Source information: This is a predicted structure of a 72-nucleotide RNA (transfer RNA) from a Patescibacteria group bacterium. The source organism's lineage runs through Bacteria and Bacteria candidate phyla. The prediction has a mean pLDDT of 85. It matches the Rfam family "tRNA". The family's RNA type in Rfam is transfer RNA.
[in-house]
RNA sequence: GGGCUGAUAGCUCAGAGGUAGAGCGCCUGGAUCGCACCCAGGAGGUCGGGGGUUCAAAUCCCCCUCGGUCCA
Numbered sequence: 001g002g003g004c005u006g007a008u009a010g011c012u013c014a015g016a017g018g019u020a021g022a023g024c025g026c027c028u029g030g031a032u033c034g035c036a037c038c039c040a041g042g043a044g045g046u047c048g049g050g051g052g053u054u055c056a057a058a059u060c061c062c063c064c065u066c067g068g069u070c071c072a
Base pairs, nucleotide, nucleotide: 001071002070003069004068005067006066007065010024011023012022013021018055026042027041028040029039030038048064049063050062051061052060
């Protein structure tokens, strides 16, 4: 320098154009003499950055940044 791949909640990851989700963690309540497990509810995201296409973009296209991997 080039190819491929990843970036979404605190963490690990889903989400193939139509209001962003799960598990774990966190908070509140229940249950217990109490703690844990368990049950119910809740908070938490401008989807890595910029531009384009579209009525509508996490999703499609282009550029950039950072990580992984391969070739030279």